[in-house]
Context: one part of a larger RNA
Molecule: small-subunit ribosomal RNA, 5' domain
Organism: metagenome
RNA sequence: GGAUGAACGCUGGCGGCAUGCCUAACACAUGUAAGUUGAACGAAGAUAUAAUUUUAAAUUUUUGAAAUUAUAAGCUGAGUAGCGGACGGGUGCGUAACGCGUGAAAAUCUGCCUUUAGGACAAGAAUAACUUUUGGAAACGAGAGCUAAUACUUGAUAUGCUGAGAAGUUAAAAGAUUUAUUAAUCGCCUAAAGAUGAGUUCGCGUCUGAUUAGCUAGUUGGUGAGAUAAAAGCUUACCAAGGCGACAAUCAGUAGUUGGUUCGAGAGGAUGACCAGCCACACUGGGACUGAGAUACGGCCCAGACUCCUACGGGAGGCAACAGUGGGGAAUUUUUUGCAAUGGGCGAAAGCCUGACAGAGCAAUGCCGCGUGGAGGAUCUUAAGGUCUGCGGAUCGUAAACUCCUUUUCUUAAGGAAGAUAGUGACGGUACUUAAGGAAUAAGCAUCGGCUAAAUAUGUGCCAGCAGCCGCGGUAAUACAUGUGAUGCAAGCGUUAUCC
Numbered sequence: 001g002g003a004u005g006a007a008c009g010c011u012g013g014c015g016g017c018a019u020g021c022c023u024a025a026c027a028c029a030u031g032u033a034a035g036u037u038g039a040a041c042g043a044a045g046a047u048a049u050a051a052u053u054u055u056a057a058a059u060u061u062u063u064g065a066a067a068u069u070a071u072a073a074g075c076u077g078a079g080u081a082g083c084g085g086a087c088g089g090g091u092g093c094g095u096a097a098c099g100c101g102u103g104a105a106a107a108u109c110u111g112c113c114u115u116u117a118g119g120a121c122a123a124g125a126a127u128a129a130c131u132u133u134u135g136g137a138a139a140c141g142a143g144a145g146c147u148a149a150u151a152c153u154u155g156a157u158a159u160g161c162u163g164a165g166a167a168g169u170u171a172a173a174a175g176a177u178u179u180a181u182u183a184a185u186c187g188c189c190u191a192a193a194g195a196u197g198a199g200u201u202c203g204c205g206u207c208u209g210a211u212u213a214g215c216u217a218g219u220u221g222g223u224g225a226g227a228u229a230a231a232a233g234c235u236u237a238c239c240a241a242g243g244c245g246a247c248a249a250u251c252a253g254u255a256g257u258u259g260g261u262u263c264g265a266g267a268g269g270a271u272g273a274c275c276a277g278c279c280a281c282a283c284u285g286g287g288a289c290u291g292a293g294a295u296a297c298g299g300c301c302c303a304g305a306c307u308c309c310u311a312c313g314g315g316a317g318g319c320a321a322c323a324g325u326g327g328g329g330a331a332u333u334u335u336u337u338g339c340a341a342u343g344g345g346c347g348a349a350a351g352c353c354u355g356a357c358a359g360a361g362c363a364a365u366g367c368c369g370c371g372u373g374g375a376g377g378a379u380c381u382u383a384a385g386g387u388c389u390g391c392g393g394a395u396c397g398u399a400a401a402c403u404c405c406u407u408u409u410c411u412u413a414a415g416g417a418a419g420a421u422a423g424u425g426a427c428g429g430u431a432c433u434u435a436a437g438g439a440a441u442a443a444g445c446a447u448c449g450g451c452u453a454a455a456u457a458u459g460u461g462c463c464a465g466c467a468g469c470c471g472c473g474g475u476a477a478u479a480c481a482u483g484u485g486a487u488g489c490a491a492g493c494g495u496u497a498u499c500c
Stems, first nucleotide, its partner, number of pairs: 001500004006496005013370006019363002021328001026326003030323003035083003040080002044076002047072011090281003099206007108198002113194007121155004130145006160169003175186004207253003214244003219241008256278004260271004283304005306317004334360001336359003342356001343354004373405004385396004410437006419427001444489005449470003455484005465472002
């Protein structure tokens, strides 16, 4: 000198774009963050309309009430069922590892999507909801009875699988909506291929310590068996005694990693906030289930710590999602608006959901831009005033006053977008435009002995104090403090911390 997710002190006008718990992976009140489908299914309820019946009032056709039936591709919230809750969002504890980066490899799986070929036949048994009885403070159950399906089961049928072949073996299904009833759309089953995604293996690279030198028994290899979607000690039985290591094994410490970021002419050093890729984790530890995919943040089970409820028998919970609270800390924001856009889930669609996202709010935290006025205005009074002074004057200083002008900003009023392709705009009456008003609303901070741009007076008297280094201060201090003046940067300026 440059840089920063910065902090502190003094000061502070505006806009745009970014960024904002680096510390306790500490504990969390409250609200929201994952639902959706009635065009898979049965039942229930409410509403509206129509019809019928009964009844009451007034009256001779009206009104009110009740019941029943029908209609509504209508509505509601539970339940069965399907798809999605493995994405999106957060954090960096662990991990020195095929974790990551890069380059290869073969023994694999892949829902939704695309293409191709074929099929969708015949039957059956249940169960939730519901009704009823009942246990419990609650959470939540238990018994009996009833019912449906794109839920479940059985049989037939194959192009699949095994096998050299003969042959053997396993194994499928489901309908819904519309209607021009011939069909169309969305689905279902099987096989083959693609795409996408994922799993696995290997070469090379990937911090420090030798005041860590030996480490290893499923350990290294083989055979049989098992397991897996898949190769393999992945597991197991037997057999052999191997395998790794000064080219640093093992042990210990530290650490997510890469693209990148930052400094540097480069070589290289430091770093890994934001954004993007990969990995790991979800109160701590362990486990599996479901599923195409999880060993699953807002799923389940067990154990533990902690918090809460309890009728003491037993239950409930997990912000490293978005806001927010306490705590820690030098230090880091609103318990905000909207699904309008982009994207995602479900749905035939309308649509619903979406703290992803889009916005607004707060913070000079950073970068960039603009402003705080412009021109004139002084030599026979450069005003007054301040400071210095050889008392002559010098300086603040054309600075002010004063005259003329302008309106970026500002205030008020009017108009008013793009972002959206039929429709649909949270932002927002925002950006922007026009008119009016009036120099109006807007300058500080540090330094002035040398390094280093900029000096004098007074006060103090080795005191009070300064200081990055050298060093100043003990009675004329350009070094302390204050005034005046000057220099530098400027909505910032200094200090501190860290890196080059």